[in-house]
Context: one part of a larger RNA
Molecule: large-subunit ribosomal RNA, domain II
Organism: Atopobiaceae bacterium Sow4_H2
RNA sequence: GCCAGCGAGUUACGGCGUGCGGCGAGGUUAAGCGAGUGAGCGAGCCGCAGCGAGAGCGAGUCUGAACAGGGCGUCCAGUCGCGCGCCGUAGACGCGAAGCCGGGUGAGCUAUCCAUGGGCAGGCUGAAACGGGGGUAAGACCCCGCGGAGGGCCGAACCCACUUAGGUUGAAAACUGAGGGGAUGACCCGUGGAUAGGGGUGAAAGGCCAAUCAAACCCGGAGAUAUCUCGUUCUCCCCGAAAUAGCUUUAGGGCUAGCGUCGUGCGUUUACCGCGGGAGGUAGAGCACUGGAUGGUCGCGGGGGCCUCACCGCCUACCAACACCAACCAAACUCCGAAUGCCCGCGGUCCAGAGCACGGCAGUCAGAACAUGUGGGCUAAGCUGUGUGUUCGAGAGGGAAACAGCCCAGACCGCCCGCUAAGGUCCCCAAGUUGACGCUGAGUGGCAAAGGAUGUGCGUCCGCCCAGACAACCAGGAUGUUGGCUUAGAAGCAGCCACCCAUUCAAAGAGUGCGUAACAGCUCACUGGUCGAGUGGACAUGCGCCGACAAUAUACGGGGCUAAGCGUCGCACCGAAGCGGCGGGCUAGACUACGUCUAGCGGUAGGGGAGCUUCCCGUCCGCGGCGAAGCAGGGGGACGACCCCCUGUGGAGCGGCCGGGAGUGAGAAUGCUGGC
Numbered sequence: 001g002c003c004a005g006c007g008a009g010u011u012a013c014g015g016c017g018u019g020c021g022g023c024g025a026g027g028u029u030a031a032g033c034g035a036g037u038g039a040g041c042g043a044g045c046c047g048c049a050g051c052g053a054g055a056g057c058g059a060g061u062c063u064g065a066a067c068a069g070g071g072c073g074u075c076c077a078g079u080c081g082c083g084c085g086c087c088g089u090a091g092a093c094g095c096g097a098a099g100c101c102g103g104g105u106g107a108g109c110u111a112u113c114c115a116u117g118g119g120c121a122g123g124c125u126g127a128a129a130c131g132g133g134g135g136u137a138a139g140a141c142c143c144c145g146c147g148g149a150g151g152g153c154c155g156a157a158c159c160c161a162c163u164u165a166g167g168u169u170g171a172a173a174a175c176u177g178a179g180g181g182g183a184u185g186a187c188c189c190g191u192g193g194a195u196a197g198g199g200g201u202g203a204a205a206g207g208c209c210a211a212u213c214a215a216a217c218c219c220g221g222a223g224a225u226a227u228c229u230c231g232u233u234c235u236c237c238c239c240g241a242a243a244u245a246g247c248u249u250u251a252g253g254g255c256u257a258g259c260g261u262c263g264u265g266c267g268u269u270u271a272c273c274g275c276g277g278g279a280g281g282u283a284g285a286g287c288a289c290u291g292g293a294u295g296g297u298c299g300c301g302g303g304g305g306c307c308u309c310a311c312c313g314c315c316u317a318c319c320a321a322c323a324c325c326a327a328c329c330a331a332a333c334u335c336c337g338a339a340u341g342c343c344c345g346c347g348g349u350c351c352a353g354a355g356c357a358c359g360g361c362a363g364u365c366a367g368a369a370c371a372u373g374u375g376g377g378c379u380a381a382g383c384u385g386u387g388u389g390u391u392c393g394a395g396a397g398g399g400a401a402a403c404a405g406c407c408c409a410g411a412c413c414g415c416c417c418g419c420u421a422a423g424g425u426c427c428c429c430a431a432g433u434u435g436a437c438g439c440u441g442a443g444u445g446g447c448a449a450a451g452g453a454u455g456u457g458c459g460u461c462c463g464c465c466c467a468g469a470c471a472a473c474c475a476g477g478a479u480g481u482u483g484g485c486u487u488a489g490a491a492g493c494a495g496c497c498a499c500c501c502a503u504u505c506a507a508a509g510a511g512u513g514c515g516u517a518a519c520a521g522c523u524c525a526c527u528g529g530u531c532g533a534g535u536g537g538a539c540a541u542g543c544g545c546c547g548a549c550a551a552u553a554u555a556c557g558g559g560g561c562u563a564a565g566c567g568u569c570g571c572a573c574c575g576a577a578g579c580g581g582c583g584g585g586c587u588a589g590a591c592u593a594c595g596u597c598u599a600g601c602g603g604u605a606g607g608g609g610a611g612c613u614u615c616c617c618g619u620c621c622g623c624g625g626c627g628a629a630g631c632a633g634g635g636g637g638a639c640g641a642c643c644c645c646c647u648g649u650g651g652a653g654c655g656g657c658c659g660g661g662a663g664u665g666a667g668a669a670u671g672c673u674g675g676c
Base pairs, nucleotide, nucleotide: 001676002675003674004673005672006671011090012089013088014087015086016085017084018083019082020081021080022079023078026046027045028044032041033040050057051056060072061071062070063069093231094230096228100221101220102219103218104217105216111195112194113193114192115191116190117189118188119187120185122154123153124152125150130145131144132143133142134141158182159181160180162179163178164177165176166175197213199209200208201207234611235610236609237608238607239606244257245256246255247254248253258364259363260361261360262359263358264357265356266355268352269354271349272348273347274346275345276344277343278342284336285334286333290330291329292328294326295325296324297323301319302318303316304315305314306313367392368391369390370389371388372387373386374385375384376383397408398407399406412584413583414582415581417580418579419578423574424573425572426559427558428557432571434570435569436568437567438566439565445561451546452545455543456542457541459539460538461537462536463535464534472530473529474528475527476526478503479502480501483497484496485495509524513522514521585601586600587599588598589597590596591595612665614662615661616660617659618658620656621655622654623653630649631648632647633646634645635644636643637642
């Protein structure tokens, strides 16, 4: 892991509700007694009256001074039993702690201690003491010898466990190899003995106390408790939530309400639409208030300057109150002010699994995304809070390549029928290589911004133009004059000033740029000619271009596409569990209730209803050696749980109706036991 078997809402008492039954102003007994499993007896309990704290009074009573008002009553049948739902008390649906307490068992492991024994190859070093000699006044001291000290040195046994490699379902629940440390000592070891669980022992790590230690092990209290996790077994039918509010030593728990379901009652009260009435301060807007904020006018006051011995006074392109003008801003500003929404009344439509009241039973209290109004954040987040709506949750189907929350659409069952939605119609891939008119040339389409650009389409406006524009080419572009000043120089062109002048003109600036040391030179504006029809600019808008770098491999789902891209319009088709058709089933309602008609039948938590099966019991009825149960194969029936029949096997019991009773249904609990 698989298979088989076992495996979870039970039982007792009490309470509330409901169904059925008995009796009924009554109902009913408990223990017990009682001639036979037995009539009957039997305290009590509930009901038949309440009110008051009570005395007490009583269809009333209490409060009260009250014959007032007010509160609770006076109307309404109960009670006993059985079944079912739920609650309480019990282990109370099942399994699961870590732990707490009691009584015992352990020091044959290990820690420490006591007693008594045992063990330590070999080698090295050479302390004191002692002897001799030297030395001294005597010493100290020195030398030689002897001696054999040391938690001394090297190193086996023995003890330890520092490094590394292996081992890691090991040879081993701590080992092996190679190295390492101690090795006469606080050394190592044997035997006997001592200390015991909040206790021991500890050269101290919370170490060790039998592979267990921040409190051992065994049994018991014990089915401890578990606001937690997991699991909880047959079928069909109807309805169908919540993830909110308030409170909570409360926040992943609970209680009440909200939302679901079932029953009883009311009977259109609901919802929507129309009309009428009403409350309100949002969006927007505004500046009349409160504030903010820009420019201007005026200018209180102030700063600065001048003047003065001082007081005055004068100036000011500085700051600036009030007021005024112009133009603005605001959740906590409002002179104003919608649309929606909300409340009330009347009328209409509608009969919906509408509404309301009371009662039984719940579940829910982690919500999610999207759209939109807003707060927080960064006008960040698949972020967070809140309002409104939708979907998912609890929703399958089609689309979005794939994709709970997006788009379409709500699946009772069957059909090799039809029509459509979103979305699509070249191939993968069902349906147009459909029609018309435009746009794009970037593979834009097929994901990006500020910004940039004679890309290109369309529109509007303003210039110039056949009295000839724009571009190009030819020619002119002059004179006073080198304007004045400045300057070494300044001549159109360093700089300053005036820049207007005047002349000749078709036209020509006291000069647009290049250039020179300064001139010169080139050129422009401007003009004529050649040419002969458009040309220049601005704005708005459509589609494109650049900006544009990511990790295996091109990358629109792919192929591939210049339409099979984009825009507008048209027709046709495809396309779903939508709608229709045909057949069938179920639920609810209505009715002439024969039957027909109408509506409905997605569904988690959850409520309600109807059934199937297993085992046992009772009455009745049956089957069975001419073959029961069980098993195997085959056939049939029921929406289904399941049921029936045939054949074989098997070899002795089994079934049906009605009723009763449960150890009654297995795939999951890292379930339990066994087998493989």